[in-house]
RNA sequence: AAACAUCAGGAGUGGGACUAAUGUCCCCGCCAACCUGCUCUACCCGAGCAAGGUGGUUUUCCCGAAAGGGAAGAUGUGGCUAGACCAGCAACUAAACGGGUCA
Numbered sequence: 001a002a003a004c005a006u007c008a009g010g011a012g013u014g015g016g017a018c019u020a021a022u023g024u025c026c027c028c029g030c031c032a033a034c035c036u037g038c039u040c041u042a043c044c045c046g047a048g049c050a051a052g053g054u055g056g057u058u059u060u061c062c063c064g065a066a067a068g069g070g071a072a073g074a075u076g077u078g079g080c081u082a083g084a085c086c087a088g089c090a091a092c093u094a095a096a097c098g099g100g101u102c103a
Stems, first nucleotide, its partner, number of pairs: 003077005012028001014027005029057003034053003037049003042101005059072005079089003
């Protein structure tokens, strides 16, 4: 880059640095659950947890009576050792479940 998914809801009158200003960045907190991981159980699905990696803590515009649709933009499709392959490493004091398949 392409493709796929999401943008309903949720969450700061915090501290600091820089800038003429809009604003940008850092720390702490909080929110969410996209990736990794963890929880019954070898595997899968669901549910849960929120440790590791991101992200968010004001998305905008258009069509439509509404439901809804579209466009733009944004985010994700783990991290580190290291730039790539191979290989390896870390991942909580949380959670402590339900179903299916194989045997």